[in-house]
This is a predicted structure of a 1392-nucleotide RNA (small-subunit ribosomal RNA) from an uncultured bacterium.

RNA sequence: AGAGUUUGAUCCUGGCUCAGGAUGAACGCUGGCGGCGUGCCUAACACAUGCAAGUCGAACGGAGUUCUUAAGGAAUGCGACUUCGGUCAAAUGACUUUUGAACUUAGUGGCGGACGGGUGAGUAACGCGUGAGCAACCUGCCUUUCAGAGGGGGAUAACAUUUGGAAACAGAUGCUAAUACCGCAUAAGAUUACAGUACCGCAUGAUACAGUGAUCAAAGGAGCAAUCCGCUGAAAGAUGGGCUCGCGUCCGAUUAGAUAGUUGGUGAGGUAACGGCUCACCAAGUCGACGAUCGGUAGCCGGACUGAGAGGUUGAACGGCCACAUUGGGACUGAGACACGGCCCACACUCCUACGGGAGGCAGCAGUGGGGAAUAUUGCACAAUGGGCGAAAGCCUGAUGCAGCAACGCCGCGUGAGGGAAGACGGUUUUCGGAUUGUAAACCUCUGUUUUAGGUGACGAACAAAUGACGGUAACCGAGUAGGAAGCCACGGCUAACUACGUGCCAGCAGCCGCGGUAAUACGUAGGCGGCAAGCGUUAUCCGGAAUUACUGGGUGUAAAGGGAGCGCAGGCGGGAUAGCUAGUCAGCUGUGAAAACUAUGGGCUCAACCCAUAAACUGCAGUUGAAACUGUUAUUCUUGAGUGGAGUAGAGGCAAGCAGAAUUCCGAGUGUAGCGGUGAAAUGCGUAGAUAUUAGGAGGAACACCAGUGGAGAAGGCGGCUUGCUGGGCUAUAACUGACGAUGAGGCUAGAAAGCUGGGGGAGAGAACGAGGAUUAGAUACCCUGGUAGUCCCAGCCGUAAACGAUGGACGCUAGGUGUGGGGGGACGAUCCCCCCGUGCCGCAGCCAACGCAUUAAGUGUCCCGCGUGGGGAGUACGGCCGCAAGGCUAAAACUCAAAGGAAUUGACGGGGGCCCGCACAAGCAGCGGAGCAUGUGGAUUUAAUUAGAAGCAACGCGAAGAACCUUACCAGGGCUCGACAUAUGGGUGAAGCGGGGGAGACCCUGUGUCCGAGAGGAGUCCAUACAGGUGGUGCAUGGCUGUUGUCAGCUUGUGUUGUGAGAUGUUGGGUUAAGUCCCGCAACGAGCGCAACCCCCGCCGCGUGUUGCCAUCGGGUGAUGCCGGGAACCCACGCGGGACCGCCGCCGUCAAGGCGGAGGAGGGCGGGGACGACGUCAAGUCAUCAUGCCCCUUAUGAUCUGGGCGACACACGUGCUACAAUGGCGGUCACAAAGUGAGGCAAACCCGCGAGGGGGAGCAAACCACAAAAAGGCCGUCCCAGUUCGGACUGUAGUCUGCAACCCGACUACACGAAGCUGGAAUCGCUAGUAAUCGCGAAUCAGAAUGUCGCGGUGAAUACGUUCCCGGGUCUUGUACACACCGCCCGUCA
Repeated sequence: AGAGUUUGAUCCUGGCUCAGGAUGAACGCUGGCGGCGUGCCUAACACAUGCAAGUCGAACGGAGUUCUUAAGGAAUGCGACUUCGGUCAAAUGACUUUUGAACUUAGUGGCGGACGGGUGAGUAACGCGUGAGCAACCUGCCUUUCAGAGGGGGAUAACAUUUGGAAACAGAUGCUAAUACCGCAUAAGAUUACAGUACCGCAUGAUACAGUGAUCAAAGGAGCAAUCCGCUGAAAGAUGGGCUCGCGUCCGAUUAGAUAGUUGGUGAGGUAACGGCUCACCAAGUCGACGAUCGGUAGCCGGACUGAGAGGUUGAACGGCCACAUUGGGACUGAGACACGGCCCACACUCCUACGGGAGGCAGCAGUGGGGAAUAUUGCACAAUGGGCGAAAGCCUGAUGCAGCAACGCCGCGUGAGGGAAGACGGUUUUCGGAUUGUAAACCUCUGUUUUAGGUGACGAACAAAUGACGGUAACCGAGUAGGAAGCCACGGCUAACUACGUGCCAGCAGCCGCGGUAAUACGUAGGCGGCAAGCGUUAUCCGGAAUUACUGGGUGUAAAGGGAGCGCAGGCGGGAUAGCUAGUCAGCUGUGAAAACUAUGGGCUCAACCCAUAAACUGCAGUUGAAACUGUUAUUCUUGAGUGGAGUAGAGGCAAGCAGAAUUCCGAGUGUAGCGGUGAAAUGCGUAGAUAUUAGGAGGAACACCAGUGGAGAAGGCGGCUUGCUGGGCUAUAACUGACGAUGAGGCUAGAAAGCUGGGGGAGAGAACGAGGAUUAGAUACCCUGGUAGUCCCAGCCGUAAACGAUGGACGCUAGGUGUGGGGGGACGAUCCCCCCGUGCCGCAGCCAACGCAUUAAGUGUCCCGCGUGGGGAGUACGGCCGCAAGGCUAAAACUCAAAGGAAUUGACGGGGGCCCGCACAAGCAGCGGAGCAUGUGGAUUUAAUUAGAAGCAACGCGAAGAACCUUACCAGGGCUCGACAUAUGGGUGAAGCGGGGGAGACCCUGUGUCCGAGAGGAGUCCAUACAGGUGGUGCAUGGCUGUUGUCAGCUUGUGUUGUGAGAUGUUGGGUUAAGUCCCGCAACGAGCGCAACCCCCGCCGCGUGUUGCCAUCGGGUGAUGCCGGGAACCCACGCGGGACCGCCGCCGUCAAGGCGGAGGAGGGCGGGGACGACGUCAAGUCAUCAUGCCCCUUAUGAUCUGGGCGACACACGUGCUACAAUGGCGGUCACAAAGUGAGGCAAACCCGCGAGGGGGAGCAAACCACAAAAAGGCCGUCCCAGUUCGGACUGUAGUCUGCAACCCGACUACACGAAGCUGGAAUCGCUAGUAAUCGCGAAUCAGAAUGUCGCGGUGAAUACGUUCCCGGGUCUUGUACACACCGCCCGUCA
C1' cells in the first nucleotide's frame, strides 16, 4: 500500500466482498509449564445458609464469674467427752453480707453505622466535563490561637413486680446513675437592634474601629502524682460538601408551537444559603426554527479500540463524579442522610402463625435456583496496606492481602541439540526409469531448560523484641533418564501452499467471484505442501481499508443529484480611502488541565508481560500584557457596484375594447342528375323525399395563410390578423443627482402549459369516452374509415403538476479568435468600410471532461449564497400530517430482496434502417419434380428372435455402400472353443504339419496313417503353463488425422509509426475502377504476410521435331472390296518442344491515371473455355464403424468359431431417380457418322447351333496392331390415324439361359402369353446463361453373378436475360441497439 466482482473487451460511476487490528467474549478440535492480569455483558429476576459495623467498663448504674478482705454461717466433721440420746470442737466450708482487684457485658451514654463495598435501573439533566463565581453558604473528627468550665434541679432505661400476646413485642406500677436531660450565674466572643467614622466594591453591599440595649456556654474521666484524655464559646486554617453561571454533551420536524406557579414584581414564610423553593396580591409575561415542547435511546468523564491524521466506535477492569439499594412515598436523628446491612406508610412477593397478628429485602463476600451461547470457592488471614472505636492493650473489618477454578487475555519457556545416505523399511505417486516423504528415522556423541524424587530455604517485618495468611511457596543445591510434553486451519483466484483416489448438478462446498452433470488442484479421503503454534479455526461486534457523508477530502449536462420560474423577511456573504477601538486573529506570561494511562529515558523482577521513578505531553479553558495587517465595529469621505433624472429607440411583453377578410359547417333559394364520400382495398355513412358539384344570399363559432427568419420581446409558463386606450420591462448615448443603497435567499408570497373540477354562457371545425357502426385480423376491447358526447372558446373560481429541458440554479470578475444575425451608437456629412455596447446562433484554441462534448451565452478559472444526491428493486409507494369540492398534490419510510443497477465509448452481430455492388438470387426463358407404375434411400409410436449400426435444415435421405444369396456382417437363434481366429516373450513337453476313414448341419470330435529342416547347436510346427491377446463395446462433448459447409465469397492479419486514459482506431476508410483488398489517385501512414491473379493440366490456331501399330496427297503394284503392298513424311493424327493475346495498335471517354466503350487485325479480345488449387475463422458440424488414440468397461465373454436366419419385413410418410402418358411419336425395313475406355483367373473374332438369353468353337491380342464394338438419336422407305391405342409397360403364368458349393427366403437375363396405373400432374418446388439446357447412345470402376445408381465419353443441339423494385444469399460503407450463447437474441404481462 491494495485486491476480487457489472462487459465480448474498455474507461468511468457505483454498491457488495476480502486481506489488518481489537474483545469482559462464546462455540468446535486440541492441550506441557510458569508469571502478570481478567472473569453474569442476559433476569435492577427470586434468594436457603454463613459471614460483610462495630467499639468504648478510662462516661454511667447494674448484673455475672474468679480471686480477695471482714463478718455471719447451713452442712460435713479430725479429735475429745459421753448418760451413747448427744455435747464440745480444730479443719473444710455451701450460702448471705461486706472490702478490694481482675475479667465478662444486657442496658443508659459517646463516637462510628453518611466511610469502605456493590450495581447502572433511572437520568438528555448544571447529571457529567471544563472554566469561573458565592459580598448568598455549611463543615464532626484534625491543626493553630483566644476565652472559659460556678452552682443547682428533675427524670429515665437497666432492674423488680405485674398485665396482654402463640410469637414479635407492648403496657402498667415502683426504684436508680451518668460525659444522658433542663433552668440559673458569668460573656472574651458571637448574634441582633439603633445611630457613627474611615475605607473598599459594578451592585445588593462588605471590612475595620468605638458606643448602647437584648439574647446565648460548659462534663467530666484516668492516674499516688506530674500530667493526660475529654467539655464550652469564639477566630482562623485544612478537609469535605451545598448553590449559581459561561461553554460543550445522542436520534427523530412523519413531534411546531409549549407554558397558570407558568414569566416578572411587592411582601411574607422557609432554608446552612440564593431563588416561585412555598404562599398572598399585582402585572402578562416567558421559552421556541440558533429547534422549545413531545417521543425514542443512554449513567457522564479520565480513558480504551481503531485510524497517517482528522475522525469513528466505546465507557468491562483501574481512577473521578452522579444515581440507586424489592417498587413508590415520607420524614426523624445527625456536622453530614431524606440513610444498601436505620425508622414510618402503601403495594407486590416470600416466610412464621394459636388466624388475632408478625418477620424479611445479597445491585456486600461466598453460595443456590432461574434466565442464557456464556462468566469462578458457601477457601485462608487480619501477617502487610487502609478504615471504625478505644488512653492503651486490643476488638471489628468478605475493604484488603492471599490461595482455589477457567488457555479468557498478554508475556516467557519447553516438547531436545550435533553428527548420520544403503538416500533403509513403510506410505504416496509414476511415463515403471524413477520421484517424494527425507537427515526425517534407525544408529553414534552430547545437554538436562522443563517434568519427577531428595536437601537447603527466603525478601515481603515497619519498631529493641515478638509477630507471615501466602508457604516449606519462590529461589538455590544436587540425582537420574531423551526419558512425560503438538496440535489446529488452509492449499481455484483474491491468498502462502498439488497430486492421487472416490463421487457424478448427487453427496456436498461457499467471505465475494463461484465449484459439482465421468478425467473436480474448489465436494469427501489419503499422501504431500503452506501458515500459525499451546494453541488453531469459526461466529458475533467495533474501527480500518471506505475519498462509500468527502473539515482535512467528493459531487450534481448524459452515471444518483439544479428547486419548473420570480419577488423577498431572517440568515450567511459583500467596493475604494482615512482615523479610532480590539470582539475574532496573532504573540508572550500566569493559573488550571487530578492520579493512573499513552510517549521518551532510566531502573526493578534471569528476559518479557508487569511494576517503579523522572521528563515530556494532555493540542483545552480562564486570566493578563501586548500587536493592529486582515475580518468586525465606530466616525468621516469617494464613485467604479447599484439606483435616479432628463434624451433617444426596437419589440407576437401584458390587460381591455372594437373591427376586418379567407376557409369549414349549417340554413333557405336557384341551376343540375346519380351518384357522393372514404380507403392499401373496401364497407358503414349521405343521396331520386334530389345529395355531391355549382350560383348568389344569410347565420354562427373558432383560428389568424403569405410576411416568418437557430428573427423579436418576456422571470418562467407562454406570446403571432388590424386599430385604439391603459401599462411593465429592456437597450443605447449622456454623466446632472444619491453615495454601497448590493448579490444570494431556508421558511413565506406571487404568477404558473395541457388535462381535470364547480357555477354560468357558447359550441363552427376537429374530437377522449362510446355496451356506436364498418373494415383489418387467428382474435383487434387498437392502428384505418363513418359518426360522435365531454372538453377545446368566454366569464368567475379551483387545481399546482409536465421530458415545466439547455435534462446545465443565481450573481460578479478574469481567460485566443473567426463568422452570421436582431437593436442602438461613434468615425463632421457619406460609406458596400472600421470601431463600441447589449442580445441571439454556428465554428474553434488553451483549459476542463469517464468519454461524448463544453469552450467570453463555459461544463475553463476564481469568489459568495441557495437547492439537491449517496447501489438497484420495494417506491415517489404505505402510514401520519398539511393542501384540495374531487381527481389528486406536497412531505416521505421500513420489512424483504439482488450483486449488481448504471453512464460514455469500442468491436462485432442484427434491423420488416439507409447508400453502393455482386450471385441462375429474382426477372426473361427451357426442361423438370410434386400426380402414375417401378427402382433406390430414409422415417415409422409399424413388424420381428433379429429386422446391426452411423449420417439429420441448407451442408442426412441412388449418403459411407466402386455393388448384403454364403462370405461380407457388426444383428438374431442354436451348436461347440477358452493363451484363444491373430502378435511377442519365457519355461517345459512332443509320433510336427499333412493325408485317409467314420460321426455330425457344420465347426468340430473319434480314429488310421504319417518321424520336417540342419553335421550339430538349434530352427519350424504343435501341446501345457505364464505374461498377455482380442473387442465394429462407450465417449467425435477427452483427441489426432481426414472431410463437409460458409465459399472460389474477397476477404483475414501483422511490423514499425501515428492517434486515443483505454478497449481500439489508422493502414484496410475516401474518389474512380475491377471477377477480385484488381489497379490508379488521394490520405499519418509506410511496408509486409495469408488469400485474389499468375505459375500446373486439358481444349481451341500455327510452327518445328519424330513417323509405328497411326496416315495416304503425289508415283508404282494389286483386289470382288479394303493403305492391301512398294513407297512417301505432304495431310489427318499421335507424342514432345515452341510461338501466339498484351487494351499491344487506332478512335472516343476518363483526373495527363487505373481503366472503360468501339474498331482494325487475328484461330482466339479484353479473365478465351474447363480443371486442379479453398485465406483467418465459424458450425463443441461429421467420423472412436477406414485408421490412430486417452480414459472407462468385458475377459469360459461385450473375445473367437460354425450352421441357419436377418440387414430384402410393410397400414403408411418423405427424398432421389427410371419409364411413360405418345404422331417432333411407336413399329418394321434399309443406310450412315463418334469419343473415351477396358482386356490374361481376361477380352474374345470368324464359323456352326438356338426365335432368344446363350451354347459350341477358338483365330487374334499383355493392345494407336486383336477383341469388347452394334454407336444411338439421325437419313430414306413403309405402316399406324389420336384410341387407354401398333401408346405405356407394371404385375402374373409357363418355359428357359448364365454365374456360383448353393439363386426358397433373395440374382440378372431370354422367349411366349397376360397387358395394371397413367391422357402432362394441386399447393408448393428444383436445375440451367452456350457447345450450356434438353435429348441420344457408348465406356469404366466395384464385381463369380447382380445398376434406372455413380464416375467418365462423345453425337444432335436450343430459348432467354428489359432490368435490379421485390424474394434468397453474400460483400462493403454508414446509422440505431437495452443483442454478445450475438434476433432461433433480449424481454413484458397473465396463468400454473
Record summary:
The RNAcentral record of the sequence draws on ENA and SILVA. Its Rfam family is "Bacterial small subunit ribosomal RNA".